A computed fold for a 378-nucleotide RNA from an Acidimicrobiia bacterium, annotated as Bacterial RNase P class A.
Model confidence (mean pLDDT): 76 of 100.
Of the family's consensus pairs, 94% are formed in the model.
It is recorded under the gene name rnpB.
[in-house]
Parts: sequence; C1' cells; structure tokens
RNA sequence: GGAGUUCGCCGGGCGACCGCCGGCUCGAUUACGUCGAGCCGGAGGAAAGUCCGGACUCCAUAGGGCACGGUGCUGGGUAACGCCCAGGCGGGGAAACCCGACGGACAGUGCAACAGAGAGCAGACCGCCUAAGCAAUGGGCCCCAGGGUCCAUUGCCGGUAAGGGUGAAACGGUGGUGUAAGAGACCACCAGCAUCGCGGGUGAUCGCGGUGGCUCGGUAAACCCCAACCGGGAGCAAGGCCAAGCAGGGAGAGGACGGCCCGUCCAUUGAAUCCCGGGUAGGCCGCACGAGCCCGUUCGGCAACGACGGGCCCAGAUAGAUGGUCGUCGCCAACCUUCGGGUUGGUACAGAAUCCGGCUUACAGGCGAACUCACCGC
Repeated sequence: GGAGUUCGCCGGGCGACCGCCGGCUCGAUUACGUCGAGCCGGAGGAAAGUCCGGACUCCAUAGGGCACGGUGCUGGGUAACGCCCAGGCGGGGAAACCCGACGGACAGUGCAACAGAGAGCAGACCGCCUAAGCAAUGGGCCCCAGGGUCCAUUGCCGGUAAGGGUGAAACGGUGGUGUAAGAGACCACCAGCAUCGCGGGUGAUCGCGGUGGCUCGGUAAACCCCAACCGGGAGCAAGGCCAAGCAGGGAGAGGACGGCCCGUCCAUUGAAUCCCGGGUAGGCCGCACGAGCCCGUUCGGCAACGACGGGCCCAGAUAGAUGGUCGUCGCCAACCUUCGGGUUGGUACAGAAUCCGGCUUACAGGCGAACUCACCGC
C1' cells in the first nucleotide's frame, strides 16, 4: 500500500416568509371560555417489530397444590431480564477476532432421505481363508476287486469386520503376538470413558498420578426426564373523577377467578351476566421530575456498572401538531470545461401515542480510535 477485525459517534447547517400543537405573561371581555400580541418549547437512532424484562393500575397486601409456559456452563452487573461484562469449554479463522438454548441419550418412546450387502441387542457385496464337516475328480499305499486311508484340486456348507467400496455416521488408533484367514482374542503405547487421590482456581474447570472393564453411535429449538431455577391474570380503550341525558321490563344463583382443585372475599335484602326497550357519543386526571439527561485529569472495579460532585428541565397531540416554499452552504452522481469552474439531478431508513431497560430488523452517506498481517511492494 492493500485486505480485514472490533468499539464508539454523526446522520444535513444557516437565513427569510407563510402555517400547525403546547406552555407562560400581558391586554380586551362578566368569564378558568374566546380573540389579539410577545416570548419559550415541539420526533428517532432506530420513535419500527411488539420479541423479552420492569415501573404503574385494577382484580385479594397475589395465598397453597397440580397442570401449562419459559429459562438452562461459571462468576459478577442491574429495578429486572432470555440483556450486558469478565471468564471456562467446544467450533471456525493465518491473525486481530467471531459463533454457540453450552443440563440429561445406561428412565422410557420416537426419528434418520439418498447411497449402500448391512443403520441400531449391526452387516458377508468385492476381497481374504479352506483348519473342521460333506461330495466329486486325479494320484500314492493297504486289504482285495469293492472299500479303507493319505495327499492335491474343485464345489458345497461355512469362517472372517484386518483391506476395498457406500455414507453425515459402519462399534477406538498404531505396532506386535496369534491364526487356515482373522478379530481387544491377547500384549505394549496412545486417545477416550468411568472412578479415586493430590494440587491451582470463589466457580465453570484445568494440571498431574493411580485403578478398571477393553470402548454399546447420532438426534432433546422431537416427545420426555432433571433443577433447593423463574412465572397469578389482564392491560393506559389499565384505572379514577365530573357533567349531560334516559323509562323501564324480563330471565337469573352464582360471581371475583378466563385451565382445574383448595382457600379468601362479595351476593341470594336479587349481584355478575344475558335479552328487549331508552339515553349519551363530552370534559378533566392518569400524562411528562424520571431506575431522567449532560459533564468529570474525582473515587471503587479488568469490565459491565456503581459512588460522589456540578449543571439542566427536554414534545404531550386525540384522528392525532412537529409542515411547506425560497435563498445559500455542505455531500454524492452524470455531463460540459478556457481546469478557475459551470449546468442538471439526488440527499437514506423512517415518524411519538402511559413510560422506561434491552434485543432484533431497516438505513444514502460520513467521521474517530484501537488492533491484525495469509498476500504484494519498499
């Protein structure tokens, strides 16, 4: 130089005019309403998906058991989490670094396409072998003309999981003993499993040594099992208050509790709920001071984060305000160029709706810091 990794950040600036929403002050008006004037504030890094975790509200100060759902290495952080930080183990990469629901497959059940002989108490297709058994042929020998016995060859019955081949996966690896050929059948070393001891570490776990039978696969984001792990339900249309208006009638014994049982409370003085009929289609609170934001030669910690100090107040709409036009500057692309510049076009993803902490997804373009070197050049 080039390629790459991780972390953090920005994501249009300025000005003018016309509008929209909210707050405060002043003036007019009987009025907190209405109108006018001035000042101040007015989307995001994801406001998104609504996937987790909470705050808050109501149901009982949310109780017990079963069922159901979730989580699943260790330690820490946090209000909490399935998030974050640090570490262990496994996998990937040359490295920086990245990825992992990472308890259990000797409790049980299920599943495995294609290929292959064989895929779940495995399996003889090719190959290797013919020791034992049977048959045939040939030869030698013996008794004797039909058998016996030995050897060789061929076939059958078989043996064999060393080698080839198939596959994601074929029941440890290397060497030797052994054998007809072979095989943990036996032996040595190695790997792995189980178990015991010692040592390091808070722990996950790591290192060393001994013993054992020789080694019986995979899959649990399949059912399932385990946990001295977690979870009550519904959600701001929660929930509370005010105003206006109406006409009641019938059914009803259970309801809160919307999986079931227990338990608690309310109701049988007629509730909840359902049906017929009638009325309303408004306002206020919740709702913007909060696990709040910004800053730091501070303190503790590797870090996440916490403590301390200082400063700040930062949208609250309700069918939903946060917009439009113009000028100029910046950035990007194309074209022209007398290399000074000019013309045209573009400037992402997307927009609050009770509020926070995360995760995930979308995103034109740009900035900063630290780190790596398989490769090329000096």